[in-house]
A computed fold for a 73-nucleotide RNA from a Pseudomonadota bacterium, annotated as transfer RNA. The prediction has a mean pLDDT of 83. The sequence is in RNAcentral, with records from ENA. It matches the Rfam family "tRNA". About the family: Transfer RNA (tRNA) molecules are approximately 80 nucleotides in length. Rfam classes the family as a transfer RNA.
Order: sequence, then C1' cells, then structure tokens
RNA sequence: CGCGGGAUAGCAUAGCGGCUAAUGCGCCGGAUUCAUAAUCCGGAGAUCGUGGGUUCGAAUCCCACUCCCGCAA
Repeated sequence: CGCGGGAUAGCAUAGCGGCUAAUGCGCCGGAUUCAUAAUCCGGAGAUCGUGGGUUCGAAUCCCACUCCCGCAA
C1' cells in the first nucleotide's frame, strides 16, 4: 500500500429500510429467608465509532475518515 471482517448500555451479543433499538450478566429497589446465596417482580442505563450522502423514513444502503482483528504482498 491492497483486500476482507468488526465498532450498538459497565461487559458480552442480537437487531436482513418502518413503533418505544432487544436479550443475558452486572447495577438499583422490592418479595422470599433468622441471614446470605439462589429464585421471582419492578426499574434505571445506549448521540448505534466520527462526518457527509441517498430516502417520506437509516443502527441497517453509499462515500470518506478513525480505531481493532485477519489475509495477501
């Protein structure tokens, strides 16, 4: 330098153009218990890497850039 994959909540992931962006762990509150764990109920938490573009509408499609992983040279 070229090619491919990835970036979504504190962590790990899902989400093939259309609601209020989903799930598990974790966190907060409650129930249960003598108490803790487990279990159950409820809740908070995400400018979807950055900037543009397409579209009535973008996490999703296109372009550039940043970072991570891999392949080839």